[in-house]
Context: one part of a larger RNA
RNA sequence: CGUUAGAGCAUUGAGAGGAGCUUCCCUUAGUACGAGAGGACCGGGGAGGAUGUACCGCUGUUGUACCGGUUUUCACACCAGUGGAAAACGCCGGGUAGUCAAGUAUAUAGUGGAUAACUGCUGAAUGCAUAUAAGUAGGAAGCCCACCUUAAGAUGAGUGCUCUUUUAGAUCAUGACAAGACUAGUCAUUUAAUAGGUAUCAAGUGUAAGAAUAGUAAUUUUUUUAGCUGAGAUAUACUAACAGAUCGAAAGU
Numbered sequence: 001c002g003u004u005a006g007a008g009c010a011u012u013g014a015g016a017g018g019a020g021c022u023u024c025c026c027u028u029a030g031u032a033c034g035a036g037a038g039g040a041c042c043g044g045g046g047a048g049g050a051u052g053u054a055c056c057g058c059u060g061u062u063g064u065a066c067c068g069g070u071u072u073u074c075a076c077a078c079c080a081g082u083g084g085a086a087a088a089c090g091c092c093g094g095g096u097a098g099u100c101a102a103g104u105a106u107a108u109a110g111u112g113g114a115u116a117a118c119u120g121c122u123g124a125a126u127g128c129a130u131a132u133a134a135g136u137a138g139g140a141a142g143c144c145c146a147c148c149u150u151a152a153g154a155u156g157a158g159u160g161c162u163c164u165u166u167u168a169g170a171u172c173a174u175g176a177c178a179a180g181a182c183u184a185g186u187c188a189u190u191u192a193a194u195a196g197g198u199a200u201c202a203a204g205u206g207u208a209a210g211a212a213u214a215g216u217a218a219u220u221u222u223u224u225u226a227g228c229u230g231a232g233a234u235a236u237a238c239u240a241a242c243a244g245a246u247c248g249a250a251a252g253u
Stems, first nucleotide, its partner, number of pairs: 001153001005164007015150004021049007033038001051107005059101002062098001066094005071086006112144002118138004169247004173189005194240003197236005203229003210223003214219001
């Protein structure tokens, strides 16, 4: 831009893509078959492998400054307490959100159709024979359908409902995001929980500082399951979403 008034939501599915795997065990059954050795089809059940997809409740990974410990050194006059540097966290022990797999869940199921090689029935041409000529039946992880995703620019542009009731919205801007290289996408903009802050909680770390106690001291105990805390949850307009700008069809003049 089109789909011919404009929006919102929901749909049909022409078409497109994906998937399609496999092993072992038990049973049927030591049955059919076979002199024996051996040893099934068909059917039923179970456990796996590989691969795909999704997710983070569990198990864990990461989590570059969230918490703690600790060495050397420097600074804050000193003690204490902190902070900086130590190869791009000095090292070490943990770890929320997010991310991820080794974790969890799930799928490759089931059922049809037409067939290939191949195998048949009936059967003439050719009194026999012949699966074929008329007729008729099987048969594959392959093909079509089915399954999952997508799909009306399917210009053949479909359909339904609702709203406006004669009808225009879009972009920028601002605050953001489970969206993201940039674009794009999604949400919000005071008629507001969009982000930050704050409060409470969750969760992490592991019992702060100061003071007192015991000890010559290192240290210990109490105050104290403390203090601190990035991303999480809920609440709350305290701060900032202010102020606005641009483009714009149709109809009319």
The part of an RNA shown here (large-subunit ribosomal RNA, domain VI) has 253 nucleotides and comes from a bacterium.
Its mean pLDDT, the model's own confidence on a scale to 100, is 83.